[in-house]
Context: one part of a larger RNA
Molecule: small-subunit ribosomal RNA, 3' major domain
Organism: metagenome
RNA sequence: UGACGGGGGCCCGCACAAGCGGUGGAGCAUGUGGUUUAAUUCGAUGCAACGCGAAGAACCUUACCAGCCCUAGACAUCCAGAGAAGUUUCUAGAGAUAGAUUCGUGCCUUCGGGAACUCUGUGACAGGUGCUGCAUGGCUGUCGUCAGCUCGUGUCGUGAGAUGUUGGGUUAAGUCCCGUAACGAGCGCAACCCUUAUCCUUAGUUGCCAGCACUUCGGGUGGGAACUCUAGGGAGACUGCCGGUGAUAAACCGGAGGAAGGUGGGGAUGACGUCAAGUCAUCAUGGCCCUUAUGGGCUGGGCUACACACGUGCUACAAUGGCCGGUACAGACGGUUGCGAACCUGCGAGGGGAAGCCAAUCCGAGAAAACCGGUCGUAGUCCGGAUCGCAGUCUGCAACUCGACUGCGUGAAGUCGGAAUCGCUAGUAAUCGCAGAUCAGAAUGCUGCGGUGAAUACGUUCCCGGGCCUUGUACA
Numbered sequence: 001u002g003a004c005g006g007g008g009g010c011c012c013g014c015a016c017a018a019g020c021g022g023u024g025g026a027g028c029a030u031g032u033g034g035u036u037u038a039a040u041u042c043g044a045u046g047c048a049a050c051g052c053g054a055a056g057a058a059c060c061u062u063a064c065c066a067g068c069c070c071u072a073g074a075c076a077u078c079c080a081g082a083g084a085a086g087u088u089u090c091u092a093g094a095g096a097u098a099g100a101u102u103c104g105u106g107c108c109u110u111c112g113g114g115a116a117c118u119c120u121g122u123g124a125c126a127g128g129u130g131c132u133g134c135a136u137g138g139c140u141g142u143c144g145u146c147a148g149c150u151c152g153u154g155u156c157g158u159g160a161g162a163u164g165u166u167g168g169g170u171u172a173a174g175u176c177c178c179g180u181a182a183c184g185a186g187c188g189c190a191a192c193c194c195u196u197a198u199c200c201u202u203a204g205u206u207g208c209c210a211g212c213a214c215u216u217c218g219g220g221u222g223g224g225a226a227c228u229c230u231a232g233g234g235a236g237a238c239u240g241c242c243g244g245u246g247a248u249a250a251a252c253c254g255g256a257g258g259a260a261g262g263u264g265g266g267g268a269u270g271a272c273g274u275c276a277a278g279u280c281a282u283c284a285u286g287g288c289c290c291u292u293a294u295g296g297g298c299u300g301g302g303c304u305a306c307a308c309a310c311g312u313g314c315u316a317c318a319a320u321g322g323c324c325g326g327u328a329c330a331g332a333c334g335g336u337u338g339c340g341a342a343c344c345u346g347c348g349a350g351g352g353g354a355a356g357c358c359a360a361u362c363c364g365a366g367a368a369a370a371c372c373g374g375u376c377g378u379a380g381u382c383c384g385g386a387u388c389g390c391a392g393u394c395u396g397c398a399a400c401u402c403g404a405c406u407g408c409g410u411g412a413a414g415u416c417g418g419a420a421u422c423g424c425u426a427g428u429a430a431u432c433g434c435a436g437a438u439c440a441g442a443a444u445g446c447u448g449c450g451g452u453g454a455a456u457a458c459g460u461u462c463c464c465g466g467g468c469c470u471u472g473u474a475c476a
Stems, first nucleotide, its partner, number of pairs: 001476002003473003007470007015460002019424005026315008034306002042053002064301007073125001077124002079121005086103001089100004107114002127290002130288003136284002138279003141275001143273001148187006154163003167178003193267004198235007208224002212222003238261001241255005317417001321376006333364003338357002343352003383414001388409007430452007
């Protein structure tokens, strides 16, 4: 100087407390461990691995396994020889591949040849998701959006180092004020950026419709530019004003005005560093290793196994509910190998159909909970839907291993969950649906969007984590 203390003081955080809803019990989905396996590819492992890499494993992907094949190679550069490139069909085979066959003879040219491409040969070489993240770059997690981490000069100390950065107040903040052997400065904080909440202005189609007219009653038409909205530009919030407290300071408390008040809400933004944290399988890369194989191709299988254990979720156990009928109201987003309307058809998944739309125009698109009416009456039920049988639909060469969905039948566990444990302070929790990425198909995951919309916070003694000062130390 740090680190540590079941030392002290001050302070903060959904840290506790006060509340609301869960997990832990059930069934299923998904990831992991374990076991099994020819293989169940690899990585991630307290918080900070476990719906994680994977924004999507039937083939492909794919890195694994079995079998069948190739060896200058699937890919790059150079050299020599041949042939344009390419294309049709047939045979064998699981296919890779091998053999035969049809059409084609192009472009530039100094007529030697050349360019692109293909085949054969020779070797310099290619190739490796092989090892080492404890050789590395880059990227990322974490403490933590915590308020800290440092430097120059000066001063003090033999020196390590100290001071500044401590102290008194204050703040979300090393934020600001005052004091001060320190005076300044840098990286962080804040602000500048995006979004949302109010108003003004510009613009008015594909969007809008107050007043006027027509109307098939649909902003449909004429028309309008007010309103909504869209997207450009501006205004607005600064403790600016008033009162009080305070050192007359910084600031805090209350109030006015205001759409908004003291950082208005949300996002992006992550200091010096820590964990030899994670990643050699995104990529790059040193070293090592393989080179007729640890490289390459193909078919089939596996990653989907299943006495079990754990994590994360979904659906429930019901009446604030289930079912039936009727009837409202969103936001954001996507669409040309695409979204696909009306109409017809099927109980339905879907099929036929093809209008419109490169989209404020057309389509996906019916939002759902809610509301109105009816029914069920506490029951393993008109709750719950697992499992299984049959019949189908769609995607796709192909749904056996191993897809999603539909109809009929079947109707399991489950009556609110032990010890323990998680999230959340407001348009939040809870609850309800919608969209998107990936994607041929395949979400209960993920990322967004809106609808309905709470309860509680006395307080900081205690648990956890963190910041500052101080003290002890046989620790570095």